[in-house]
RNA sequence: AAAGCGGGCCAGACAACCGCUGCCGUCAGGUUCCUCGGAAUUUGGCGGGAGAGGAAAGUCCGGGCUCCACAGAGCAGGAUGCCGGCUAACGGCCGGACGCCGCGAGGCGAGGAACAGGGCCACAGAGACGAGCGUAUUAAGUUACGGUGAAACGCGGUAACCUCCAUCCGGAGCAACACCAAAUAGGCAGGCGAUGAAGCGGCUCGCUGAGUCUGCGGGUAGGUGGCUUGAGCCGGCCAGCAAUGGCCGGCCUAGAAGAAUGGUUGUCCAUGACAGAACCCGGCUUACCGGCCCGCUUUCCCA
RNA sequence: GGUGAUGUAGCUCAGUCGGUUAGAGCAUCGGAUUCAUAAUCCGGGGGUCGGUGGUUCAAGUCCACCCAUCACCACCA
Numbered sequence: 001a002a003a004g005c006g007g008g009c010c011a012g013a014c015a016a017c018c019g020c021u022g023c024c025g026u027c028a029g030g031u032u033c034c035u036c037g038g039a040a041u042u043u044g045g046c047g048g049g050a051g052a053g054g055a056a057a058g059u060c061c062g063g064g065c066u067c068c069a070c071a072g073a074g075c076a077g078g079a080u081g082c083c084g085g086c087u088a089a090c091g092g093c094c095g096g097a098c099g100c101c102g103c104g105a106g107g108c109g110a111g112g113a114a115c116a117g118g119g120c121c122a123c124a125g126a127g128a129c130g131a132g133c134g135u136a137u138u139a140a141g142u143u144a145c146g147g148u149g150a151a152a153c154g155c156g157g158u159a160a161c162c163u164c165c166a167u168c169c170g171g172a173g174c175a176a177c178a179c180c181a182a183a184u185a186g187g188c189a190g191g192c193g194a195u196g197a198a199g200c201g202g203c204u205c206g207c208u209g210a211g212u213c214u215g216c217g218g219g220u221a222g223g224u225g226g227c228u229u230g231a232g233c234c235g236g237c238c239a240g241c242a243a244u245g246g247c248c249g250g251c252c253u254a255g256a257a258g259a260a261u262g263g264u265u266g267u268c269c270a271u272g273a274c275a276g277a278a279c280c281c282g283g284c285u286u287a288c289c290g291g292c293c294c295g296c297u298u299u300c301c302c303a
Numbered sequence: 304g305g306u307g308a309u310g311u312a313g314c315u316c317a318g319u320c321g322g323u324u325a326g327a328g329c330a331u332c333g334g335a336u337u338c339a340u341a342a343u344c345c346g347g348g349g350g351u352c353g354g355u356g357g358u359u360c361a362a363g364u365c366c367a368c369c370c371a372u373c374a375c376c377a378c379c380a
Base pairs, nucleotide, nucleotide: 001299002298003297004296005295006294007293008292009291010290012268013267014266015265016264017263018262020051021050023048024047025046026045027044028043029042030041031040032039033038053274057285058284060283061282062281063280064279065173066172067171068170072205073204074203075202077169078168079167080166081165082096083095084094085093086092098109099108100107101106112164113163117162118161119158120157121156129154133146134145135144136143177225178224179223180222187216188215189214190213191212192211198208199207218379219378220377232251233250234249235248236247237246238245239244269272304376305375306374307373308372309371310370313329314328315327316326322360331347332346333345334344335343353369354368355367356366357365
């Protein structure tokens, strides 16, 4: 220098003006309560500060949270599968062994058990799962070979076929759930029900113990909480090969409900990809113009 | 926002325990019949099995990940 391998970071920048959504402070006004000091709630102005992602996506796994019983037992069912570790947990991650690929750095691997049992092995081939058959040979089913085929005369292969073994798993999901307010015909028909409905989603037991389910009909389509301080982020030190954990210091970083994060102008560059939070986290997978940094490998050149 | 299901020829569907060249009806094309058309009879063509990978000797079928389409889920009594 070229070609590659692994990991991390960024995702146009800056300025001006006009807007949008929460929060804090302040000023002015409205409504309600009132012990007339205030309290609650709401509207507007001004000022300050904040305002999407590495995937916010697919909803494929795992957990928190809420309700069903402080979530219980057994069967059924489902998931995972070398060994050890990490973690709140996992099908994730880290380390090691093994197999395959690559000259190499490295990459990929649903990978326990086929003497517990059952099933399957198309076509080709004389014969396809259980030993027989052909040829040669031998004292002797003794020994050797047998076109084809993925597998052939054998303790065969197949468990992303059933199964066995080990471990784990109760169900539903923020449209969960709790509260306030408004309105209506608190209705009709059918099923089940103290010989136990329903919760309880497949079954049985167990617990609670009276209504409950389906269809038709009726009414409202309003508000508050849950809603963001969290397995949180940044820096340093320590333990560990690492994933990760511990200690100390600092920081607060969206929370909507037609649903905000935008528009115009100017300058610069490499001309800007995939794409927009909706209860919250840890992963995996998928989409993605490019740029920067670190470590490493192979080949070539120069000294 | 959440939950569930489906995808095979132009349309509607089969396809069993993975097995040899994936079938059926309608439609379409050619021929026969008819003066002509329909109906009827005979024959033919048409398939990336939604896509990409994996397991396997072998995949429409088994597994994983994507794509598309459809359906359901408010509260009160």
This is a predicted complex of two RNAs, RNase P RNA and transfer RNA, with 380 nucleotides together.
It holds a member of the Rfam family "Bacterial RNase P class A". The family's RNA type in Rfam is ribozyme.
Model confidence (mean pLDDT): 79 of 100.